[in-house]
RNA sequence: GUCUCAUCAAGAGCGGGCGAGUGAACGGCACAACGACCCCGCAGCAACCCCCGAAGCAUCGGUAGGGUGCUAACUCCGUCAGGGCAACCCUGGAAGAUGAGCG
Numbered sequence: 001g002u003c004u005c006a007u008c009a010a011g012a013g014c015g016g017g018c019g020a021g022u023g024a025a026c027g028g029c030a031c032a033a034c035g036a037c038c039c040c041g042c043a044g045c046a047a048c049c050c051c052c053g054a055a056g057c058a059u060c061g062g063u064a065g066g067g068u069g070c071u072a073a074c075u076c077c078g079u080c081a082g083g084g085c086a087a088c089c090c091u092g093g094a095a096g097a098u099g100a101g102c103g
Stems, first nucleotide, its partner, number of pairs: 001102001003101006013042005021031003025079004043071003048067003051062004075095001080092005
């Protein structure tokens, strides 16, 4: 990055710093001076890649040593389409996030 593939209902917080908005846009609804968001340290969760094993691929299993990621709310919910009379809900898509690959 108008690229490809996979996953997105589970899981996991304390301390320090800063000081005003934050949750991608919009709407809703939440979080936030009892200090959010963000940064740092430590801790933890998970298991995508490396790694180990099962003959090599595929695939499956294992570990948590290395590279990422993550630790409010389903990706917080909706936005587009279809369906279920309605409230409300379901399915799919788009967009986004993360990883791996490609350029």